[in-house]
RNA sequence: GCCAGUCUGGCUCAACGGUAGAGCGCACCCCUUAUAAGGGUGAGGUUGGUGGUUCGAAUCCAUCGGUUGGCA
Numbered sequence: 001g002c003c004a005g006u007c008u009g010g011c012u013c014a015a016c017g018g019u020a021g022a023g024c025g026c027a028c029c030c031c032u033u034a035u036a037a038g039g040g041u042g043a044g045g046u047u048g049g050u051g052g053u054u055c056g057a058a059u060c061c062a063u064c065g066g067u068u069g070g071c072a
Base pairs, nucleotide, nucleotide: 001071002070003069004068005067006066007065010024011023012022013021018055026042027041028040029039030038048064049063050062051061052060
């Protein structure tokens, strides 16, 4: 330099073009003499950036950036 994959809460990952969720973690509560374990509730995301297509985009397209791999 060329090609391909990937980017979503703090972390690991889901989500036919139609309400963005789960587990772990975090806060609080219940349980316990207490701790752990267990149970419940809650906060936390402008889905990497910018444009485009669409009635509607995390999802499709373009471009930029990060990252991983292959080729040279």
Background:
A computed fold for a 72-nucleotide RNA, annotated as transfer RNA. Rfam family: tRNA. The family's RNA type in Rfam is transfer RNA.